[in-house]
RNA sequence: GCCAACGUAGCUCAGGGGCAGAGCGGACGUUUCAUAAGCGUCAUGUCGCUGGUUCGAAUCCAGCCGUUGGCA
Repeated sequence: GCCAACGUAGCUCAGGGGCAGAGCGGACGUUUCAUAAGCGUCAUGUCGCUGGUUCGAAUCCAGCCGUUGGCA
C1' cells in the first nucleotide's frame, strides 16, 4: 500500500428498518447479631464520527477514524 471482519451500558455480547436489550458489575431497600448468598426496586447509553436513502436508521449506502486478521 491492497483486501476483509468488527465498533451498541463500566465489562462480555444480542438486536440487521418501527419502544435500545440480556448476563456480569453498580446504587438503594429487605433478610442477618454481622458478612456473604438470596429477593425486590432503580440507574445505566449522543448505538465510533460525518453525510446520504427513507414517513422512519443502531440496522441500508458512502466517506472518515479506530481495532483485529490476511496479502504484498
Molecule: transfer RNA
Organism: Candidatus Levybacteria bacterium RIFCSPHIGHO2_01_FULL_37_33